This is a predicted structure of a 73-nucleotide RNA (transfer RNA) from a Candidatus Berkelbacteria bacterium. It was read from a public genome assembly. Its mean pLDDT, the model's own confidence on a scale to 100, is 81. It matches the Rfam family "tRNA". By type it is a transfer RNA. The organism belongs to Candidatus Berkelbacteria, within Bacteria.
[in-house]
RNA sequence: GCCGAUGUAGCUCAGUCGGUAGAGCACUUGCAUGGUAAGCAAAAGGUCACCGGUUCGAUUCCGGUCAUCGGCU
Numbered sequence: 001g002c003c004g005a006u007g008u009a010g011c012u013c014a015g016u017c018g019g020u021a022g023a024g025c026a027c028u029u030g031c032a033u034g035g036u037a038a039g040c041a042a043a044a045g046g047u048c049a050c051c052g053g054u055u056c057g058a059u060u061c062c063g064g065u066c067a068u069c070g071g072c073u
Stems, first nucleotide, its partner, number of pairs: 001072007010025004019056001028042004049065005
C1' cells in the first nucleotide's frame, strides 16, 4: 500500500432482510438473616464509534473518516 472483519449499557455480547434497543455479570435499593455472604425482587444505566446521503422514518441500507484485529504484498 491492497483486501476483509469488528465497533451497541461500567464489562462480555445479542438484536431487528428500516418502525420508540435487550440479556448475563457488575453497581444501587429493598426482602430475607442475630449479622455477613449466597439467594429473591425492583430500579437505574445507551446521541447503537464519528460525519454525511437515501427515506415519512436509519442501530439496520449507501459513501467517507477513525480505532482495533486478521490476511496479502